RNA sequence: CCGUGCUAGACGGGGAGGUAGCGGUGCCCUGAACCUGCAAUCCGCUAGAGCAGGGUUGAAUUCCUGACCCGAGGGUUUAGCUUGUAGGGUCUGACCUCUGAUAAGGAGUGACGAUGGUUGGGUCUUGCGCGACGAAGACUUCUGAACCGUGUCAGGUCCUGACGGAAGCAGCACUAAGGAAAUCUCUUCGGGUGCCGCAAGGGUGCCUGACUUGAGCUACCUGCAGAGGUAACGCCUGGAAGUUAUUAUUCGACGGUAGGUGCACGG
Numbered sequence: 001c002c003g004u005g006c007u008a009g010a011c012g013g014g015g016a017g018g019u020a021g022c023g024g025u026g027c028c029c030u031g032a033a034c035c036u037g038c039a040a041u042c043c044g045c046u047a048g049a050g051c052a053g054g055g056u057u058g059a060a061u062u063c064c065u066g067a068c069c070c071g072a073g074g075g076u077u078u079a080g081c082u083u084g085u086a087g088g089g090u091c092u093g094a095c096c097u098c099u100g101a102u103a104a105g106g107a108g109u110g111a112c113g114a115u116g117g118u119u120g121g122g123u124c125u126u127g128c129g130c131g132a133c134g135a136a137g138a139c140u141u142c143u144g145a146a147c148c149g150u151g152u153c154a155g156g157u158c159c160u161g162a163c164g165g166a167a168g169c170a171g172c173a174c175u176a177a178g179g180a181a182a183u184c185u186c187u188u189c190g191g192g193u194g195c196c197g198c199a200a201g202g203g204u205g206c207c208u209g210a211c212u213u214g215a216g217c218u219a220c221c222u223g224c225a226g227a228g229g230u231a232a233c234g235c236c237u238g239g240a241a242g243u244u245a246u247u248a249u250u251c252g253a254c255g256g257u258a259g260g261u262g263c264a265c266g267g
Stems, first nucleotide, its partner, number of pairs: 001267006009057003012030004020046005034054005063260003067257003073251004078245006085238004093233001094230007102223001104222003107218003116212008124201006130194002133190006140181004149174004157166003
């Protein structure tokens, strides 16, 4: 070096999850991916960590490596954005209310005279008066008593020898209390009474007349300052979900490179 027969090994691996841990079943990635049985509130095992049975291949294209490169994909973290949620009320917003200063902008008003000044009157207070209204009373008129009011009292009654006298019903007249009317007059009183009169006071405000001055005035909205409130929105904080990758880290398939790995017999 060649040939024959074997053996270790290989016939997939990885991520998340789960587990004390490992592997598997289920999910995902990669991918050329033996067969049968078992298995999610699961199955098998214990650092040599699926078990049981069968099959193929076999020392290298195929096996091995705390090795290097590439790197599918996954996990964690960080950051941004979006959504919904809980809270806050400091600041700057947003909204609401109030106060103040000003007159910058808007608006209104002003030479048909703003503003300021002088003066008179009204509004206001007090007293007196007048009027109106209302109430009461007086006055006026009418009415008003079966008997127990007055007068006159027919008839009738009583007394008397007589003259005569007495009481007195009805009627008529009048009147008391009372009732009604009238509002003319008078008196007293009252007050949510008056375009009323006189006198005095007051003069802050408002209205108004006259004279004068001659261009501003008002502060309604905005702007400015301050105080208070609200929490829908913006903002801030916490945790959640989704998404993206600007961050860091971890595991890592496939692939590539490098290195490594037998036994027996014969030539």
Bacterial large signal recognition particle RNA from Peptococcaceae bacterium SCADC1_2_3, 267 nucleotides, folded computationally.
Model confidence (mean pLDDT): 75 of 100.
Taxonomically the source falls in Peptococcaceae (Bacteria, Bacillati, Bacillota, Clostridia).
RNAcentral records the identical sequence in 2 taxa.
Of the family's consensus pairs, 93% are formed in the model.